[in-house]
Small-subunit ribosomal RNA, central domain from an uncultured rumen bacterium, 346 nucleotides, folded computationally. RNAcentral holds the full RNA, with entries from ENA and SILVA. Its Rfam family is "Bacterial small subunit ribosomal RNA". Model confidence (mean pLDDT): 86 of 100.
Context: one part of a larger RNA
RNA sequence: UUGGGUUUAAAGGGAGCGCAGGCCGGAGGUCAAGCGUGACGUGAAAUGUAGCCGCUCAACGGCUGAACUGCGUCGCGAACUGGCUUUCUUGAGUGAGUACGACGUCAGCGGAAUUCGUGGUGUAGCGGUGAAAUGCUUAGAUAUCACGAAGAACCCCGACUGCGAAGGCAGCUGACGAGUCCUUAACUGACGCUAAAGCUCGAAGGUGCGGGUAUCGAACAGGAUUAGAUACCCUGGUAGUCCGCACGGUAAACGAUGGAUGCCCGCUGUCGGCGACAGACUGUCGGCGGCCAAGCGAAAGCGUUAAGCAUCCCACCUGGGGAGUACGCCGGCAACGGUGAAACUC
Numbered sequence: 001u002u003g004g005g006u007u008u009a010a011a012g013g014g015a016g017c018g019c020a021g022g023c024c025g026g027a028g029g030u031c032a033a034g035c036g037u038g039a040c041g042u043g044a045a046a047u048g049u050a051g052c053c054g055c056u057c058a059a060c061g062g063c064u065g066a067a068c069u070g071c072g073u074c075g076c077g078a079a080c081u082g083g084c085u086u087u088c089u090u091g092a093g094u095g096a097g098u099a100c101g102a103c104g105u106c107a108g109c110g111g112a113a114u115u116c117g118u119g120g121u122g123u124a125g126c127g128g129u130g131a132a133a134u135g136c137u138u139a140g141a142u143a144u145c146a147c148g149a150a151g152a153a154c155c156c157c158g159a160c161u162g163c164g165a166a167g168g169c170a171g172c173u174g175a176c177g178a179g180u181c182c183u184u185a186a187c188u189g190a191c192g193c194u195a196a197a198g199c200u201c202g203a204a205g206g207u208g209c210g211g212g213u214a215u216c217g218a219a220c221a222g223g224a225u226u227a228g229a230u231a232c233c234c235u236g237g238u239a240g241u242c243c244g245c246a247c248g249g250u251a252a253a254c255g256a257u258g259g260a261u262g263c264c265c266g267c268u269g270u271c272g273g274c275g276a277c278a279g280a281c282u283g284u285c286g287g288c289g290g291c292c293a294a295g296c297g298a299a300a301g302c303g304u305u306a307a308g309c310a311u312c313c314c315a316c317c318u319g320g321g322g323a324g325u326a327c328g329c330c331g332g333c334a335a336c337g338g339u340g341a342a343a344c345u346c
Base pairs, nucleotide, nucleotide: 003318004317005316006315007300008299012314014201015200016199017198021194022193023192025088026087027086028085029084030083031082033081034080035077036076037075038074039073040072041071042070049065050064051063052062053061054060091191092188093187094186095184096183097182099180100179103177104176105175106174107173108172109171110154114150115149116148117147118146119145120144121143125136126135162169163168206247207246208245209244210243211242216240220236221235222234223233258313259312260311261310262309263308266291267290268289269288270287271286272285273284274283295302296301319346320345321344328339329338330337331336
């Protein structure tokens, strides 16, 4: 490389958009590049090969033939691939109508809790633990009531729910923006699928600048525990946690399952439409779940949301360790990220 694979054995890129490339619906016509076929030319000799022959045989050698699967030219064919052209509507998209949702961005508002401040009541403890101590407290704490301030998160509803490409998204209201389903069948007429590069998004933590800082809380300090305790437990507590702008670009970024299309028994729950029915609960489309037939699978299991049957495109794997390391290059303020070996060893 071929082959075989990628839920869990090595292996699906974190996700989307998308240039090139690869692949691509029905019908008619046409061309004949691919394809097939015929003829001609060429395909040196030697070698190899088939037959015959010469050295006593053989090796070796001679003659003849086929072959040389290739290339070129000229015809012919037109199913398939391809080019051009005409056309179609089912793929794709647009329009119209009605809905849906924790989808995004921005702004405003709300209550509970927490901490702090002030004042009132009140008096000796509070807090914490396995037990304690550090800590707080007669300068009046804890508890309780009233008022005020601040920041962060949104109880119930809440669901095996919904939305989003993924990350993710949950108090309420508004503005702006985006999306999807359904119904209709008016319009375009293959406008499609995938996607190396590239671009964009991307939890938490981290970084820069500016703000904010209630809670929690790496580091750090103290108290315990212990043989020790650079921990687990306790009392504090800085960065951070929050906001704006910018960077970084990784996760068990998981369904450990790439995307698209078609096909293949059923039962059941639920969400959003539409149509019947007007109350006897059914049909259909799109999601989210559960259980199974066939089939698949090493099994666990998957099973119309496939890991089934097929086609197209991309990514990736090829024994364990060394190692996601070294070196180089690229990116980054840095942290680090991307790409990514070998010796050696089993």